SAM riboswitch aptamer (S box leader) from a Cyclobacteriaceae bacterium, 103 nucleotides, folded computationally. The model forms 97% of the base pairs in the Rfam consensus. Model confidence (mean pLDDT): 83 of 100. It matches the Rfam family "SAM riboswitch aptamer (S box leader)". Rfam links the family to the GO term regulation of gene expression. The organism belongs to Cyclobacteriaceae, within Bacteria.

RNA sequence: CUCUUAUCAAGAAAGACGGAGGGAAUGGGCCCGUUGAUGUCUUAGCAACCUGCGAUUGGCAAAGGUGCUAAUACCCAUCCUUGUCAGAAGGAAAUGAUGAGAU
Numbered sequence: 001c002u003c004u005u006a007u008c009a010a011g012a013a014a015g016a017c018g019g020a021g022g023g024a025a026u027g028g029g030c031c032c033g034u035u036g037a038u039g040u041c042u043u044a045g046c047a048a049c050c051u052g053c054g055a056u057u058g059g060c061a062a063a064g065g066u067g068c069u070a071a072u073a074c075c076c077a078u079c080c081u082u083g084u085c086a087g088a089a090g091g092a093a094a095u096g097a098u099g100a101g102a103u
C1' cells in the first nucleotide's frame, strides 16, 4: 500500500513551543482562528477495540498496546422512500477515520 471485519449522535483539557491559516480531498454552506486556531511536546482526562479477571447474551477493571479530548465523520453532494409551490424528513451507499486480523 492492499484485503477482511467492527465501530463512528455519547464522552473527555490545561500548560509550553510556534505564528496563519484551519475544520481529510473537490465544490457549496457553516464554523474555529492574532483574546493565538491548525500543528508539535508535556501532563491530565475520556472511552473500552486489543488486553486482564470473571462469566458464558449481559459483568467488572484500566496495568499494558492503540485511539480520542469544537461542532453527528460540522452539514450537503450519489441512490431509495415519504412529502412539498419551495424548503424538508428518514434510510442506504460512496469516501474517510480508528481498532483487530490477513497478504
Stems, first nucleotide, its partner, number of pairs: 002102007013043005021032003026077004044069003049065002051061003073095001078092005